[in-house]
């Protein structure tokens, strides 16, 4: 160097080109004597980065970045 595969809240991950959600954590609130356990509501994300198609893009395309994995 060539292929392939990833990057989405504090982690782990989903999302047919049409309101970005799950689960854990946090946080409040209800249960309880008190924690934990259960319930409930809520905060939290320029979707890795610059361009492009497109009424419309996480998702298509196209350079880069960078982690993994393979081949030489």
């Nucleotide at each position: 160097g060539g292929c392939c595969g990833g990057a989405u809240g504090g982690c782990g991950c989903a999302a047919u080109g049409g309101u970005a959600g799950c689960g854990c954590g946090c946080a409040g609130c209800c249960c309880u004597c008190c924690u934990a356990a259960g319930g409930u509501u809520g905060a939290g994300g320029u979707u890795g980065a610059c361009g492009g198609u497109u009424c419309g893009a996480g998702u298509c395309c196209g350079u880069c970045u960078u982690c993994g994995g393979u081949c030489g």